[in-house]
RNA sequence: UGUUAAAUGUAGCCGAGAUUCAUGCAAUAGCAUGAAUGCGGGGGACCCAAAAUCCGGGGCGUAUUUUCCGAAAGGAAAUAGGAUACUUCCAAAUCCGAGCCCGACAGCUAACCUCGCAGGCGUUAUGGAAGAGCAUU
Numbered sequence: 001u002g003u004u005a006a007a008u009g010u011a012g013c014c015g016a017g018a019u020u021c022a023u024g025c026a027a028u029a030g031c032a033u034g035a036a037u038g039c040g041g042g043g044g045a046c047c048c049a050a051a052a053u054c055c056g057g058g059g060c061g062u063a064u065u066u067u068c069c070g071a072a073a074g075g076a077a078a079u080a081g082g083a084u085a086c087u088u089c090c091a092a093a094u095c096c097g098a099g100c101c102c103g104a105c106a107g108c109u110a111a112c113c114u115c116g117c118a119g120g121c122g123u124u125a126u127g128g129a130a131g132a133g134c135a136u137u
Stems, first nucleotide, its partner, number of pairs: 006137005012121003018037008038117006048107001056105001057102004065078005081096004086131006
């Protein structure tokens, strides 16, 4: 140094919402700008598909739909769907089932063009099976 085996440990999560480098300001921290890589979204041909244009239409997102109460605002109960700590499967339990945007306008779509990289929460957190990574011995 490599391989194998065993033991112990492994809290970060939702989300695309990150990493690195350079410069400047700051001066334990961090912030701004630029670039590269990476992740995510939108627009956009032929072909194919579609038949629409006020009941406007469309996009991001799990967040769609139904019933009831209410003049409305709104409220209640469900529901498609989604989340729960490395991954998958089984079972259980708990929770979400929103909000925002474009502005008369967009099917798919190669080349190409273009935008975003937020925000919020948790720190003993369910059990079983199989598999994997990392650290220490």
c-di-AMP riboswitch aptamer (ydaO/yuaA leader) from an Ignavibacteriota bacterium, 137 nucleotides, folded computationally. Of the family's consensus pairs, 96% are formed in the model. It was read from a public genome assembly, where an Rfam model found it. Its Rfam family is "c-di-AMP riboswitch aptamer (ydaO/yuaA leader)". Its family is annotated with regulation of gene expression and cyclic-di-AMP binding in the Gene Ontology. Its mean pLDDT, the model's own confidence on a scale to 100, is 82.